A computed fold for a 483-nucleotide part of an RNA from a metagenome, annotated as small-subunit ribosomal RNA, 3' major domain. It matches the Rfam family "Bacterial small subunit ribosomal RNA". Rfam links the family to the GO terms structural constituent of ribosome and ribosome.
[in-house]
Context: one part of a larger RNA
RNA sequence: UGACGGGGGCUCGCACAAGCGGUGGAGCAUGUUGCUUAAUUCGAAGCAACGCGAAGAACCUUACCAGGGCUUGACAGUGAGAAGUAGGAUCCCGAAAGGGUAACGACCGGUACCCAAUCCGGAACUCAAACAGGUGUUGCAUGGCUGUCGUCAGCUCGUGUCGUGAGAUGUUGGGUUAAGUCCCGUAACGAGCGAAACCCCUGUCCUUAGUUGCCAGCGGUUCUGCCGCGCACUCUAGGGAGACUGCCGCGUUAAAGUUGGAGGAAGGUGGGGACGACGUCAAGUCAUUAUGGCCCUUACGCCCUGGGCUGCAAACGUGCUACAAUGGCCGGUACAAAGAGAAGCAAGGCCGCAAGGUGGAGCAAAUCUCACAAAGCCGGUCCCAGUUCGGAUCGGGGGCUGCAAUUCGCCCCCGUGAAGUUGGAAUCGCUAGUAACCGCGGAUCAGCUACGCCGCGGUGAAUAUGUUCCCGAGCCUUGUACA
Numbered sequence: 001u002g003a004c005g006g007g008g009g010c011u012c013g014c015a016c017a018a019g020c021g022g023u024g025g026a027g028c029a030u031g032u033u034g035c036u037u038a039a040u041u042c043g044a045a046g047c048a049a050c051g052c053g054a055a056g057a058a059c060c061u062u063a064c065c066a067g068g069g070c071u072u073g074a075c076a077g078u079g080a081g082a083a084g085u086a087g088g089a090u091c092c093c094g095a096a097a098g099g100g101u102a103a104c105g106a107c108c109g110g111u112a113c114c115c116a117a118u119c120c121g122g123a124a125c126u127c128a129a130a131c132a133g134g135u136g137u138u139g140c141a142u143g144g145c146u147g148u149c150g151u152c153a154g155c156u157c158g159u160g161u162c163g164u165g166a167g168a169u170g171u172u173g174g175g176u177u178a179a180g181u182c183c184c185g186u187a188a189c190g191a192g193c194g195a196a197a198c199c200c201c202u203g204u205c206c207u208u209a210g211u212u213g214c215c216a217g218c219g220g221u222u223c224u225g226c227c228g229c230g231c232a233c234u235c236u237a238g239g240g241a242g243a244c245u246g247c248c249g250c251g252u253u254a255a256a257g258u259u260g261g262a263g264g265a266a267g268g269u270g271g272g273g274a275c276g277a278c279g280u281c282a283a284g285u286c287a288u289u290a291u292g293g294c295c296c297u298u299a300c301g302c303c304c305u306g307g308g309c310u311g312c313a314a315a316c317g318u319g320c321u322a323c324a325a326u327g328g329c330c331g332g333u334a335c336a337a338a339g340a341g342a343a344g345c346a347a348g349g350c351c352g353c354a355a356g357g358u359g360g361a362g363c364a365a366a367u368c369u370c371a372c373a374a375a376g377c378c379g380g381u382c383c384c385a386g387u388u389c390g391g392a393u394c395g396g397g398g399g400c401u402g403c404a405a406u407u408c409g410c411c412c413c414c415g416u417g418a419a420g421u422u423g424g425a426a427u428c429g430c431u432a433g434u435a436a437c438c439g440c441g442g443a444u445c446a447g448c449u450a451c452g453c454c455g456c457g458g459u460g461a462a463u464a465u466g467u468u469c470c471c472g473a474g475c476c477u478u479g480u481a482c483a
Base pairs, nucleotide, nucleotide: 001483002482003480004479005478007477008476009475010474011473012472013471015467016466019430020429021428022427023426026321027320028319029318030317031316032315033314034312035311042053043052064307065306066305067304068303069302070301073131078128079127080126081125087104091100092099093098107122108121109120110119133296134295136294137293138292142290144285145284146283147281149279154193155192156191157190158189159188160169161168162167173184174183175182199273200272201271202270204241205240206239207238208237209236210235213231214230217229218228219227220226244267247261248260249259323423327382328381329380330379331378332377333376339370340369341368344363345362349358350357351356389420394415395414396413397412398411399410400409436459437458438457439456440455441454442453
């Protein structure tokens, strides 16, 4: 100087408390361990691994296993050779890959303005040696990227001063703040990286513009903004205004500022996002990629068929659905936002109980389509039961995608109707348009094991007296046999 303390002081955080909803019990989905296996590819490991890499494992993917094959190779460059050359119908072996046979049979540039032949070169082929190739190893040799402490308020420097020196001071102190934020004091005076601000979205208003958007007014109408006016309004998307403790009171010696009020759409950081200091964990990744060393080279490289990654006594994590009446079922009836669409989204119609089929209007989309939002509201029914709750499991029949759904896809219909009556010890999230509840969309994608993830809107709470305690963190101080 740090680190640590079941030392002290001050302070903060959904850290506790106060509340609301869960997890832990059940069934199922998914990840992991373990076991099994020819293989169940690999990685991730307290927080910070475990719906994680994977935003799509039937083949492919695929790295694993078995079997069948190739050997300058699937890919790159160099040299040489070579016109019936490259390619290649057919036939044979084969599961395919591959191996053999073989009719036919080229291309591009130059010589060359055109055609033919010839020649040279290229492409492709054969041979050769250097090499290619490796998801083989080392993340404790590395770059890059990332997680984490933590959006915590810290981390440093120049000059000066103090100290023999390590170092200190500044950065401590008194206030204050979300903040090393600001003020005052001060052997310090300044500065940098962080905080804040600048950026984006959202909340109010003005303005510009008026189609594909809108409809107050006028006219028409098949009564649908449908049509002609129209651009006021909504909206769209450019520009601007607006919030700064600016004003008043309170408070302080003063300042910073706190608290209350006015005006205002918004008030003291308005709400949300992006943004992550010096560093820590030899944290993670050699399997995104790059890369040093080491290793393989008729194989640890490459191709193919099939299997596996989906196995199942058991354990754990994360979720979904429930156990019901604030509910289930039936009928009727409202109101979104954000997205996606051409090898695509697909309307109306017709067929089917349905999944879906048929057909194809329109739309590269403020125009058309996906697309009925659902919870909600109105009416009816059930009457507390393992039920008209719950839907697992199993049987049968069908649909779709795809070369192919047996291992191993999704969906629909009929039947079947399991566990489950609110969950031990323990444990998680959340402070407001939040939690909870409800549906909608997208990426990946032929299809989909999505209940995941990332977004979007709808309905919309309770509680916070407080900081004793648990956890984590910051500043000052103290002890130390630790570095």